[in-house]
A computed fold for a 1504-nucleotide RNA from a Chloroflexota bacterium, annotated as small-subunit ribosomal RNA. The source organism's lineage runs through Bacteria, Bacillati and Chloroflexota.
RNA sequence: UUUUGGAGAGUUUGAUCCUGGCUCAGGACGAACGCUGGCGGCGCGCUUAAUGCAUGCAAGUCGAACGAGGUACGGACCUUCGGGUCCUAUGCCAAGUGGCGGACGGCUGAGUAACGCGUGAGUGACCUGCCCUUAAGUGGGGGACAACACCGAGAAAUCGGUGCUAAUACCGCAUAAUCUCCACUCCUUAGCGGGAGUAGAGGAAAGGCUAUAUGCCACUUUUGGAGGGGCUCGCGUUCUAUCAGGUAGUUGGUGAGGUAACGGCUCACCAAGCCAUCGACGGAUAGCCGGAGUGAGAGCUCGAUCGGCCAGAGGGGGACUGAGACACGGCCCCCACUCCUACGGGAGGCAGCAGCAGGGAAUCUUGCACAAUGGGCGAAAGCCUGAUGCAGCGACGCCGCGUGAGGGAAGAAGGCUCUAGGGUCGUAAACCUCUUUUCUAAAGGAAGAGAAUGGACGGUACUUUAGGAAUAAGCCACGGCUAACUACGUGCCAGCAGCCGCGGUAAUACGUAGGUGGCAAGCGUUGUCCGGAAUUACUGGGCGUAAAGGGCCUGUAGGCGGCAUGGUAAGUCCGUAGUGAAAUCUCCCGGCUUAACUGGGAGCGGUCUAUGGAUACUGCCAAGCUAGAGAUCAUCAGAGGAGAGCGGAAUUCCCGGUGUAGUGGUGAAAUGCGUAGAUAUCGGGAGGAACACCAGUGGCGAAAGCGGCUCUCUGGGGUGGUUCUGACGCUGAGGGGCGAAAGCGUGGGGAGCAAACCGGAUUAGAUACCCGGGUAGUCCACGCCCUAAACGAUGAAUGCUAAGUCUCCGGGGUAUCCACCCCCUGUGGGCUGCAGUUAACGCGUUAAGCAUUCCGCCUGGGGACUACGGCCGCAAGGCUAAAACUCAAAGGAAUUGACGGGACCCCGCACAAGCAGCGGAGCGUGUGGUUUAAUUCGAUGCUAAGCGAAGAACCUUACCUAGGCUUGACAUGUAAGUGGUACCAAUUCGAAAGAUGAGGGACCCGCAAGGGAGCUUACACAGGUGCUGCAUGGUUGUCGUCAGCUCGUGCCGUGAGGUGUUGGUUUAAGUACCGCAACGAGCGCAACCCUCGUCGUUAGUUGUAUUUUCUAGCGAGACUGCCCGAAAGGGAGGAAGGUGGGGACGACGUCAAAUCAUCAUGGCUCUUACGUCUAGGGCUACACACACGCUACAAUGGCCGGUACAGACGGUUGCUAAGCCGCGAGGGGGAGCCAAUCCGAAAAAACCGGCCCCAGUUGGGAUUGCAGGCUGAAACUCGCCUGCAUGAACGUGGAGUUGCUAGUAAACGCAGGUCAGCACACUGCGUUGAAUACGUUCCCGGGGUUUGUACACACCGCCCGUCACGUCAUGGAAGUUGGCAAUACUUGAAGUCACUGGGCUAACCCAUUUAUUUGGGACGCAGGUGCCGAGAGUAGGGCCGAUGACUGGGACGAAGUCGUAACAAGGUAGCUGUACCGGAAGGUGCGGCUGGAUCACCUCCUUU
Repeated sequence: UUUUGGAGAGUUUGAUCCUGGCUCAGGACGAACGCUGGCGGCGCGCUUAAUGCAUGCAAGUCGAACGAGGUACGGACCUUCGGGUCCUAUGCCAAGUGGCGGACGGCUGAGUAACGCGUGAGUGACCUGCCCUUAAGUGGGGGACAACACCGAGAAAUCGGUGCUAAUACCGCAUAAUCUCCACUCCUUAGCGGGAGUAGAGGAAAGGCUAUAUGCCACUUUUGGAGGGGCUCGCGUUCUAUCAGGUAGUUGGUGAGGUAACGGCUCACCAAGCCAUCGACGGAUAGCCGGAGUGAGAGCUCGAUCGGCCAGAGGGGGACUGAGACACGGCCCCCACUCCUACGGGAGGCAGCAGCAGGGAAUCUUGCACAAUGGGCGAAAGCCUGAUGCAGCGACGCCGCGUGAGGGAAGAAGGCUCUAGGGUCGUAAACCUCUUUUCUAAAGGAAGAGAAUGGACGGUACUUUAGGAAUAAGCCACGGCUAACUACGUGCCAGCAGCCGCGGUAAUACGUAGGUGGCAAGCGUUGUCCGGAAUUACUGGGCGUAAAGGGCCUGUAGGCGGCAUGGUAAGUCCGUAGUGAAAUCUCCCGGCUUAACUGGGAGCGGUCUAUGGAUACUGCCAAGCUAGAGAUCAUCAGAGGAGAGCGGAAUUCCCGGUGUAGUGGUGAAAUGCGUAGAUAUCGGGAGGAACACCAGUGGCGAAAGCGGCUCUCUGGGGUGGUUCUGACGCUGAGGGGCGAAAGCGUGGGGAGCAAACCGGAUUAGAUACCCGGGUAGUCCACGCCCUAAACGAUGAAUGCUAAGUCUCCGGGGUAUCCACCCCCUGUGGGCUGCAGUUAACGCGUUAAGCAUUCCGCCUGGGGACUACGGCCGCAAGGCUAAAACUCAAAGGAAUUGACGGGACCCCGCACAAGCAGCGGAGCGUGUGGUUUAAUUCGAUGCUAAGCGAAGAACCUUACCUAGGCUUGACAUGUAAGUGGUACCAAUUCGAAAGAUGAGGGACCCGCAAGGGAGCUUACACAGGUGCUGCAUGGUUGUCGUCAGCUCGUGCCGUGAGGUGUUGGUUUAAGUACCGCAACGAGCGCAACCCUCGUCGUUAGUUGUAUUUUCUAGCGAGACUGCCCGAAAGGGAGGAAGGUGGGGACGACGUCAAAUCAUCAUGGCUCUUACGUCUAGGGCUACACACACGCUACAAUGGCCGGUACAGACGGUUGCUAAGCCGCGAGGGGGAGCCAAUCCGAAAAAACCGGCCCCAGUUGGGAUUGCAGGCUGAAACUCGCCUGCAUGAACGUGGAGUUGCUAGUAAACGCAGGUCAGCACACUGCGUUGAAUACGUUCCCGGGGUUUGUACACACCGCCCGUCACGUCAUGGAAGUUGGCAAUACUUGAAGUCACUGGGCUAACCCAUUUAUUUGGGACGCAGGUGCCGAGAGUAGGGCCGAUGACUGGGACGAAGUCGUAACAAGGUAGCUGUACCGGAAGGUGCGGCUGGAUCACCUCCUUU
């Protein structure tokens, strides 16, 4: 100094990064819909049916072009005084002839992909009325036709005949140019039809008005202009290649015709061209532009209003007139439609302004005025003008204004909410003061209009006065994105939703209310466009694994291209000129009170045109160079290719020998083979296929691929060096060639293997995996097919950018006698790795780094490697390749977990080794189920089930039946009442509760009023074992006494996260040591606590004594302390040795684990009942199933008798002794004891002696009967015990399963709590007292590391396909039906052109007649013929739809069926091309891939 310009968010996951889609926030609109609505200004208003239209209006004008007609003012006359007749035509009217205008203005966008439009040129190839301008002229004649009159036809529209007539209508003649034509000459030009000249030929006219004229207006010829147009050209202008070939007037020529003009524009003839991948032809869509919307821009989208151009006028065709049309409000014809009709014929065209119908989500008044602006005609006045100016309707848009302003706290009332205090609506209201924009009323009243007349708008804008806060606020939202929150209702219902998603009883997400936020005469919704979206990437993206590199090569077009010189100036750059209309846009200034709106000025804007210059780069031309490329020479390696021949090992088969009963196969088997002699073994032979070892991240090849040996032919490559050519190069759309395996055709061949197929197994099944057979095929020749995970998932080429190391094939140096070693260098093949890069993983001179060139490809998932169409193929099929519909994801890499029929390490009564059991029997208890009036409730894998319950006859008790009570069985408060009150209570009813209530009858304080307590009544409330453990607190279980779980700081990583916590060694232990980008710390472990074991010491009671023992305190002791040993480990001493035994103690967390019935508690719910009281019943039922126990089955036992030895605990509503009674339970008794003193209390197994003698017993003790005892109001339902009698199952228990590692298991008894009574349960206590552990392969559980994963509700996961049902869209299909554009033939209206013209014929000519005339000719016309021709018909095809019995797959749908294919080694690794097979996923064969886990081996690399 310049630049004024760019924001993101939600959603895939447990979390992360990336890719990627979907969605939102912004702006806009000719809008529509919902709710609402005060005013004004300025704009805008059929986007659909170019559908059809009633009615009115939208183009006329000129009497100064013409003839006739009408009419009054006037005049005259008559008159009955009402009026009538005549004249005149200066005025007015106006049908007709004539002129000009109806080609403008207005409307619409159907068609059109085109010179249609835009932009810039050309016209030497053209036209132009009115207007301006130049030059000149307007002489003299002629014949008609309308109007009109008469006649006629017709319903009408309209027409015919005869006759009359004027003109600026029509026609000859004259004259004329610098006009036109032909010929010639000259000039110009690239060339021509340009310009100049000469001669010849051709060719005009009309008058009107006024009367003064050099008058005005017309007319004719001519020059130039202005404005307007025609035609031509360069460039630009949508999608589709699933449209690739198109074209016969087609392309060109010659000639002719035609036009204002060039031209196949048309015709004849000739030639065969012309267009096209730079997209012809076809199809679809579309008026184009100035501009508008959006956007930072580049772009993308649109083409309303305004302006320019084009096109159209019911559909189609045609010409006429004219300066101009092939003509919106003109003509003719065909078609469709509407209307009239006398049925014979006629009329019509709102895509002009209003308006109507229809269609539609949707778009206005049948208004006023020519006052202004503009247009037509006219000399003018003027007339016409639905152009235009205005008004009306519509919040349709933009802009502006208002609905009041100031004060006002008892923070009113009321609403909502509440923890009940309050908070909030809220200075908001009321109230006080003020104002009057707006509103109402009244009065005045414009500009727009020029010298004058003339104002629709309009009594409008505006001004003044008066009145009075008066007349005026809604809509949407409030889970996140996104500003704004509570209550109630509802209860996956009703509903919401733009995306994510809300709703299943505490919803800020539904509905309502209060509050809040946003915008505001509007607010929301819907639709469409742009933006955000860098999500088509020019600006500005990608392709190893996310979507995406063609299987490979060759090469055409095209694109790109080494070093240096000269030229040129196409690209490129700079200057100048032109153009790029106006409006719009931006900036500045101005006018309406402001703004919207609008006026003036400037700017911006092109891939344009012309011209001048620059020459670095690119291009082009010329002549060079050698670094690219190629050639030449020498040499080297190789499974490179093709053909021919040869070889040995092995399998199988055949023959023969030996030999005998099996063989083969598997997880185990079987099918199979074998006494007709297999397998095994020896010898001989046949045949086919493949080539062990060498063999190697070795070699070669473009890829596919290539492996015994020899020969022949042949391609490519490396190294080294000389010389040569001189950019010859790179890439490569189409094209061409090659292209594993499978497959196809023809002919061979066939040993082994082997889809299909057949058996055997396995299995619930097994169309599989395993086994036995076995055909195509595998092999050869020839011909097809052309696909693969054809992969390095990585296109080709070139250059540049650290190192190290291994290897194949070469070259060189050094050294040596030579060879090694060593060093340097080139082409290949690998690994590690710096920088860099990547989302990460990884890549890293063989790039996925840094750059260049060219090609191919991608744009969410599914549908879909699909359909249809096309091309190829014998077929199988291949290549190309959509849409509807549907989802909000699909996906890549990495992280943490969890999981694995993955790996490794470690632990545990986890297994193993043992002991004793359970599961079988009977009984007990609990549970399920069933039953019941009720069998109250809870607990349900481990972690429910002898659990809550440490004890249901009543009570408990929550359940059922029946009977009662209702401020209640219980608490608090308020108010009132109460003195014979509270309280006691006879009687009656009753099962009781309860009801009734004779009679009796108080207390405390007190100042003597009263108060307290009590009672009664009423109101607040009580009460609920009613629901929700998925609203909760607390408590508890479990993993698990497993060794783990975390944090701070630092470091690493974009991040989730990692590190620490991993590694080595060790431990019961994340215990400890060492190492280490970690250093520390916390919760856990351990220890601290209790108890037992040894000793010392102190004290101590229970008759005394007391070393002990015991009880209770205190202390000692044990710590890897000592020895050996590196360590592990071992040893000594010692009561105790490696945690000495046991207990308490339970990390972060998991299971929405358990409990609302211990308790507490939110919410909901019941309130003469779901509360409460009472009686009785039930929780104890009983075909059955399960769990935990007891007792057993006996002789290591049972029974009888006798004799021993504990610990711990309990005891006053208690334990209860002795002696006495009873067979016994027990009774009676009452000493002692509040307990180291007394009692319970006998311990029992054991030991001693005896009997039993292997049996359903002297085992066992269920069941039942009788008789008793105890507790308790009460043992019927439903207690325990005793005696006698009875004497069941049961002879050691299937599959399976439990506990225990030492004072343990097992066995034995004892005690306690609960408790009136009831214990096989539970909790403790001691007595006797074992066996076994090799070990960690396996089962279960756990910890750690690692690996895979499509799991994360985490394997009880995820997930595939058929079938069945429903919905939706779509393909095929015998057909049916419609549309579009063509083709061939037939027919063919109007009409132009051509021919004919015998019929008709005024002007001119000739002849004739006195004349009128008549005849002939020319011109012209009707008619006819021909070409073309809209349309119609016929025919066969093409393309595009609609529909179609049936049929194919697809998508979607909380809880359908069958299986289990995939994800872990997914239980047969998976995937893949192909072929066959199968209900289905799928299976198998052949070949390929790793995007396979695990183990072993080999090789290479890294670290130590």
Notes:
The RNAcentral record of the sequence draws on ENA.